This is a predicted complex of two RNAs, RNase P RNA and transfer RNA, with 459 nucleotides together. It holds a member of the Rfam family "Bacterial RNase P class A". Its family is annotated with ribonuclease P activity, dimeric ribonuclease P complex and tRNA processing in the Gene Ontology.

RNA sequence: UCGGCUGGCCGGGUGAUCGCGGCCCGGUUUCGACCGGGCGGAGGAAAGUCCGCGCUCCAUAGAGCAGGAUGCUGGCUAACAGCCAGGCGGGGGAACCCGACGGCAUAGUGCAACAGAGAGGAAUAUUGCCAGUUUCCCCUCUGGGGAAAUUGGUGAGGGUGAAACGGUGUGGUAAGAGCACACCGGCGCUUCUGGCGACAGAGGCGGCCAGGCAAACCCCAUCCGGAGCAAGGCCAAGCAGGGACAAGGUGCUGCUCGUACCAUCUGAGUCCUGGGUAGGCUGCACGAGGCGUACGGUAACGUGCGUCCCAGAGAGAUGAUCACCGAGGCGGCGCUGGCUCCGCCAGCGUUGCUGGACAGAACGCGGCUUACAGGCUGACCGGGAAG
RNA sequence: UGGGGAGUGGCCAAGCGGCAAGGCACCGGCCUUUGGAGCCGGGUAUCGCAGGUUCGAAUCCUGCCUCCCCAG
Numbered sequence: 001u002c003g004g005c006u007g008g009c010c011g012g013g014u015g016a017u018c019g020c021g022g023c024c025c026g027g028u029u030u031c032g033a034c035c036g037g038g039c040g041g042a043g044g045a046a047a048g049u050c051c052g053c054g055c056u057c058c059a060u061a062g063a064g065c066a067g068g069a070u071g072c073u074g075g076c077u078a079a080c081a082g083c084c085a086g087g088c089g090g091g092g093g094a095a096c097c098c099g100a101c102g103g104c105a106u107a108g109u110g111c112a113a114c115a116g117a118g119a120g121g122a123a124u125a126u127u128g129c130c131a132g133u134u135u136c137c138c139c140u141c142u143g144g145g146g147a148a149a150u151u152g153g154u155g156a157g158g159g160u161g162a163a164a165c166g167g168u169g170u171g172g173u174a175a176g177a178g179c180a181c182a183c184c185g186g187c188g189c190u191u192c193u194g195g196c197g198a199c200a201g202a203g204g205c206g207g208c209c210a211g212g213c214a215a216a217c218c219c220c221a222u223c224c225g226g227a228g229c230a231a232g233g234c235c236a237a238g239c240a241g242g243g244a245c246a247a248g249g250u251g252c253u254g255c256u257c258g259u260a261c262c263a264u265c266u267g268a269g270u271c272c273u274g275g276g277u278a279g280g281c282u283g284c285a286c287g288a289g290g291c292g293u294a295c296g297g298u299a300a301c302g303u304g305c306g307u308c309c310c311a312g313a314g315a316g317a318u319g320a321u322c323a324c325c326g327a328g329g330c331g332g333c334g335c336u337g338g339c340u341c342c343g344c345c346a347g348c349g350u351u352g353c354u355g356g357a358c359a360g361a362a363c364g365c366g367g368c369u370u371a372c373a374g375g376c377u378g379a380c381c382g383g384g385a386a387g
Numbered sequence: 388u389g390g391g392g393a394g395u396g397g398c399c400a401a402g403c404g405g406c407a408a409g410g411c412a413c414c415g416g417c418c419u420u421u422g423g424a425g426c427c428g429g430g431u432a433u434c435g436c437a438g439g440u441u442c443g444a445a446u447c448c449u450g451c452c453u454c455c456c457c458a459g
Stems, first nucleotide, its partner, number of pairs: 001383004006378005012325007020041001022039007043358001047369002050367005055228004062257004067224005072086005087101001088099004102219002108217002110213002120165001127157001128154012166184006185209002187206008232282004241273005248262004289308008328354012388458007397411003405442001413429005435451005
């Protein structure tokens, strides 16, 4: 200097004027409200609503089946499909990135189009190789050779396919083949060593070589009760009833059990339906809270101390204009330096223009995912040049 | 807030692991004086987007985008 890879952060500032909604104080009031002052008023994603929780009600949240989710190991956490660290596999020259990564697919069922002889069963036999039988033909004729048909052996060679069940060599054989042996590769069992573990390394044994797909069914392990702030509680206003309830109804949103409440003899009650209301307060802003710091831990994170209080609503407020400043971008001028010297590049000064994105809380929180103009910054990898 | 579904030529759509049917529309030809109808032939598909599983994906899985419906 060029290219790459990865982590963190910001995502305008100040002032004036006008405006919006919340709370507090003071004043006025015809009690409807108005005026003045003060304090604070969106985000890194507030978004999508994809996971996990808190909270509330249903029983203190019960059992089994069904159903769903997750799926290497260890840790963090309130919890998670999240995060951290590690293992293994894959990609890359590297920094680094990606992985739905349980089941040796020997529990079972299933799938594999077309092509191919054969696609799953320790299967198949088109061509090939070899042997036998029959027939025919040829020759140098007690013999030898060839062709066709057929029977058998074979899975080495050719061929099909995404995939045909280890590879190389030697022996062996009628021809062949893990058929046998040597080496290599894989798998299983086993011993030792290291590691909490996933796993890794080394040794021994077994010819075991019978493939792939579980993001096909399935099996295994772990976890999951349901509903949601329109939950729920209190008040006010308003209305019209009808139906079910004993082998009962409801909680219990698939089934069974169990349990609780109500009812247990005629509607006091529960439920369903219909009707009415479209109001107020609360839940609701002190929280798994923010910031700083010390310690423990590789880290995620935890603990202690100090400090701060920080939007909360009515279908829903946080904006607009102007001035100055501003990182940065584009351009002009000047100066300096370098080079291949009417040119180009870099730095500094000055000046003009610009200064833009995605997007708007609604019970709250932790994550994930997606969108995003521009900018700052740390670590690392590779190439080139010069000293 | 909770639940369900869809996306395939210009339009309507079938297909749910193995070459993406069919109809309407469009284009060309025949027929007709011409047009329509009819007959024959033809083209038109990143299967919403991206990634993955698989020999192979419209189909299976994951994440997004858009649209529709239902309940309170």